[in-house]
Molecule: Bacterial RNase P class A
Organism: Acidimicrobiia bacterium
RNA sequence: CGAGCCCGUCGGACGACCGCAGCCGCGAGGCUGAGGAAAGUCCGGACUCCACAGGGCAGGGUGCUGGAUAACUUCCAGGCGGGGAAACCCGACGGAAAGUGCAGCAGAAAGCAGACCGCCGAUGGCCCUAACGGGCACAGGCAAGGGUGAAACGGUGGUGUAAGAGACCACCAGCGCCGCCGGCAACGGUGGCGGCUCGGCAAACCCCACCCGGAGCAAGGCCAAGCAGGGACCGGGUUGCCCGCCCCAGGGUCCCGGGUAGGCCGCACGAGCGGGUCGGUAACGGCCCGCCUAGAUGGAUGGUCGUCCUCGACAGAAUCCGGCUUACAGACGGACUCGCAAC
Numbered sequence: 001c002g003a004g005c006c007c008g009u010c011g012g013a014c015g016a017c018c019g020c021a022g023c024c025g026c027g028a029g030g031c032u033g034a035g036g037a038a039a040g041u042c043c044g045g046a047c048u049c050c051a052c053a054g055g056g057c058a059g060g061g062u063g064c065u066g067g068a069u070a071a072c073u074u075c076c077a078g079g080c081g082g083g084g085a086a087a088c089c090c091g092a093c094g095g096a097a098a099g100u101g102c103a104g105c106a107g108a109a110a111g112c113a114g115a116c117c118g119c120c121g122a123u124g125g126c127c128c129u130a131a132c133g134g135g136c137a138c139a140g141g142c143a144a145g146g147g148u149g150a151a152a153c154g155g156u157g158g159u160g161u162a163a164g165a166g167a168c169c170a171c172c173a174g175c176g177c178c179g180c181c182g183g184c185a186a187c188g189g190u191g192g193c194g195g196c197u198c199g200g201c202a203a204a205c206c207c208c209a210c211c212c213g214g215a216g217c218a219a220g221g222c223c224a225a226g227c228a229g230g231g232a233c234c235g236g237g238u239u240g241c242c243c244g245c246c247c248c249a250g251g252g253u254c255c256c257g258g259g260u261a262g263g264c265c266g267c268a269c270g271a272g273c274g275g276g277u278c279g280g281u282a283a284c285g286g287c288c289c290g291c292c293u294a295g296a297u298g299g300a301u302g303g304u305c306g307u308c309c310u311c312g313a314c315a316g317a318a319u320c321c322g323g324c325u326u327a328c329a330g331a332c333g334g335a336c337u338c339g340c341a342a343c
Base pairs, nucleotide, nucleotide: 001339002338003337004336006334007333008332009331010330012308013307014306015305016304017303018302020033021032022031023030024029035314039325040324042323043322044321045320046319047216048215049214050213054243055242056241057240059212060211061210062209063208064078065077066076067075068074079093080091081090082089083088094207095206099205100204101201102200116146117145118142119141120140123139124138125136126135127134128133154172155171156170157169158168159167173197175194176193177192178191179190180189181188182187220265221264222263223262229256230255231254232253233252234251235247236246237245272291273290274289275288276287277286278285279284309312
């Protein structure tokens, strides 16, 4: 310098004027006012109410190991498998010798496999021969070679045979069992033995282990105003069913009629943000210092002008927080890998 890979930061700046919303102020006026994703609402929690919610069935979720966390399907570190030359990336990654099920095309045969081409034809058969022997490929044998396929029931070499075959042997790979070494563990390494080889799919049913009560801020609570009551049914208790438990007849559900459609809280100090330091490989945690940072309910956060630059993307809060996922013009910082060149 080029190519790549990972992590992080920013995402127009400054000023003036005019607006909008919230708060403060008697007033003039002052201060503050979207995001890294505010988004999708996909997970997890806080909070609130239901009966503080117990058990069983059903249902749903998760699934290597260790750790982090309020919790998680998230994150960190490691293991294993796959990809890459490497940095690095991807993986719902328990069980397929418990059962059920599924599999297009090609192919002879695809799940207690199978014989198209091929090989053999020892044995039996047929033919030739006096005989030795030879021929045919009818019975039959084989699965080594070819061909199909993602996959054809281990691989290489030898023994063996009519031809062959884990039929037998050696080595190798795989599987199971037992031991030793390293590691907290997943797992890795290694030694011995065994029968000889067992296909794939479980984000198909299923089995195993663990986890999950429901509804959601229109939750829920309070105040004010107003009205007229009548009828039907019945115990009720916000996941389907059962049990248990709790509450209660001045109770509940539904229908008709009448009234209102205002305000306050929840609701902005929080698992908060920034800096430092200590522990930890890290995620993260402890301690110290500093900061206060939108809060509507017809729902604010905009416009114009000036100067400058690299000429500005995706997009906008609605109870809050931790994640994931998706969208994003461009700019910057750092770690690492590979190639080329020079010193």